[in-house]
RNA sequence: CGGAAUGUGGCGCAGUUGGUAGCGCACUACGUUCGGGACGUAGGGGUCGGGUGUUCGAGUCACCUCAUUCCGA
Numbered sequence: 001c002g003g004a005a006u007g008u009g010g011c012g013c014a015g016u017u018g019g020u021a022g023c024g025c026a027c028u029a030c031g032u033u034c035g036g037g038a039c040g041u042a043g044g045g046g047u048c049g050g051g052u053g054u055u056c057g058a059g060u061c062a063c064c065u066c067a068u069u070c071c072g073a
Stems, first nucleotide, its partner, number of pairs: 001072007010025004019056001027043005049065005
């Protein structure tokens, strides 16, 4: 320098043809226990790496850009 993949709550991931973001673990409260753990119930937390555009509507499409990884030179 050329090509490709990935980037979504603290962590790991899902999100099928664009229709107002979900799962597991973790966290908080309560119950259970002498207490803890485990278990059960309830709850909080993200606007989807950043920007622009298309659209009534974008995590999902297009373009630019950043980071990481891989291949080639």
Predicted 3D model of a 73-nucleotide RNA (transfer RNA) from Bacteroides reticulotermitis JCM 10512. Its Rfam family is "tRNA". By type it is a transfer RNA. The same sequence occurs in records of 4 taxa. The RNAcentral record of the sequence draws on ENA and Rfam. The coordinates come from a structure-prediction model, not an experiment, and the mean pLDDT is 81.